[in-house]
Molecule: Bacterial RNase P class A
Organism: Gammaproteobacteria bacterium
RNA sequence: GGAGUUGGCCAGACAAUCGCUGUAAGCAUGCUGCUUGCAGAGGAAAGUCCGGGCUCCUUCGGACAGGGCGCCAGGUAACACCUGGGGGGCGUGAGCCCAUGGAAAGUGCCACAGAAAACAAACCGCCGGCUCUGCCGGUAAGGGUGAAAAGGUGCGGUAAGAGCGCACCGCGCGACUGGUAACAGCUCGCGGCACGGUAAACCCCGCCCGGAGCAAGACCAAAUAGGGGAGUAGCGCUUGUUGCGCGCCGCCGGUCCCGAGCGGACUCCCGGGUAGGUUGCUAGAGGCAGUCGGUGACGACUGUCCCAGAUGAAUGAUUGUCGUCGACAGAACCCGGCUUAUUGCCGGCUCCUGCU
Numbered sequence: 001g002g003a004g005u006u007g008g009c010c011a012g013a014c015a016a017u018c019g020c021u022g023u024a025a026g027c028a029u030g031c032u033g034c035u036u037g038c039a040g041a042g043g044a045a046a047g048u049c050c051g052g053g054c055u056c057c058u059u060c061g062g063a064c065a066g067g068g069c070g071c072c073a074g075g076u077a078a079c080a081c082c083u084g085g086g087g088g089g090c091g092u093g094a095g096c097c098c099a100u101g102g103a104a105a106g107u108g109c110c111a112c113a114g115a116a117a118a119c120a121a122a123c124c125g126c127c128g129g130c131u132c133u134g135c136c137g138g139u140a141a142g143g144g145u146g147a148a149a150a151g152g153u154g155c156g157g158u159a160a161g162a163g164c165g166c167a168c169c170g171c172g173c174g175a176c177u178g179g180u181a182a183c184a185g186c187u188c189g190c191g192g193c194a195c196g197g198u199a200a201a202c203c204c205c206g207c208c209c210g211g212a213g214c215a216a217g218a219c220c221a222a223a224u225a226g227g228g229g230a231g232u233a234g235c236g237c238u239u240g241u242u243g244c245g246c247g248c249c250g251c252c253g254g255u256c257c258c259g260a261g262c263g264g265a266c267u268c269c270c271g272g273g274u275a276g277g278u279u280g281c282u283a284g285a286g287g288c289a290g291u292c293g294g295u296g297a298c299g300a301c302u303g304u305c306c307c308a309g310a311u312g313a314a315u316g317a318u319u320g321u322c323g324u325c326g327a328c329a330g331a332a333c334c335c336g337g338c339u340u341a342u343u344g345c346c347g348g349c350u351c352c353u354g355c356u
Stems, first nucleotide, its partner, number of pairs: 001352009012322007020040008042328001046339002049337005054213004058260002061258002063255002066209005071085005086100001087098004101204002106202002108198003123143002125139006151169006170193001171191005176185003217279004227270006234246004248264004286305008
């Protein structure tokens, strides 16, 4: 000097004039207005993909179905998130990626090419024989096809070959050692060896899962038609009312299932009213700073701060100066994540080249 990789920060600034929303105080009032102070969109507010808080619903009981996750250990309110570790893959490296349990329970698939694609094999070749230009037998070491072809190298053996035998490697099982564990081992023993891939195919195994959602829900006011039609279900006892038993029906946001509990009606069609206001609505699993613990995610303690609550939807316009020359882009109950879009600035680390 160049290339790469990874982490963090900002999100135009200052001043003036007018304007908008909320809130506190005061004045003035009821038509609601004026003055002053304070506050007023994001790192992603986006996507609506996950997880919760909160609200409501008899069952937050069981079974089946369905769904989610999938190496281990931690963090968290929780998670499919985050941190660290194991294993695998890519890269010279810093680093990055992995829907990362099971193929020895079963089923399915692997086009074309090829002899043959899993209880899978003989096209060329090699060897032997014969009635010899062909046929029969043996073979899977060599070649070919393919993404993938009965484990690799070497030695022996054989008619030629082959784990056929042996040594080492690989693979499988077991023991031992280390580690909380996943796992690891230039530790040991046994075994010629079960022989491809694919589960992001069906499936098996393990763990987890009530439902709906702020348009939830609560309150106030007001209005209509306590309208019309069709269908389904009762019995027994009791002196009547009534009560009891059995049965039927309804009540669970998957099930014509079981249990408990509650109720006496339930189902379908047509038609009418309510389009209003208040609340929920912002003090929180909160922000910031410091100290301590931890590899880390994070946790504890101390101090400090209050930081939007609109509802056809609030921060806009003008002028001047500076400047990274204005990127991506606007809350709607709230919070923790993930993913996507994007201007600029500041660090760490790796590699290459040149000079000293």